[in-house]
Molecule: transfer RNA
Organism: Gemmatimonadota bacterium
RNA sequence: GGCGGCAUAGCCAAGUGGCUAAGGCACGGGACUGCAAAUCCUCGAUCGCCGGUUCGAAUCCGGCUGCCGCCUCCA
Numbered sequence: 001g002g003c004g005g006c007a008u009a010g011c012c013a014a015g016u017g018g019c020u021a022a023g024g025c026a027c028g029g030g031a032c033u034g035c036a037a038a039u040c041c042u043c044g045a046u047c048g049c050c051g052g053u054u055c056g057a058a059u060c061c062g063g064c065u066g067c068c069g070c071c072u073c074c075a
Stems, first nucleotide, its partner, number of pairs: 001071007010025003018055001028042004048064005
C1' cells in the first nucleotide's frame, strides 16, 4: 500500500428496513436474613463519527476513525 471482517449499556451478546432495540453477567435500589451469602423483584442504550437513499435506517449506500485477519513492498 491492497483486500476482507468487526464497531449495539460497565462486560458479553441478539437484532439484516416498519409498534416504545431481546437476553445474560456486573453495579445500584428493594424483599428475605440476627448480619451476610444465596435466592427473588426492580433498574440503564436511539446502535463508533459524518453524510446520502427512503414515508421510515442499528439494519441499505459512501466517506472517515479505531480494532482484527490475509496479501504485497521496503529494510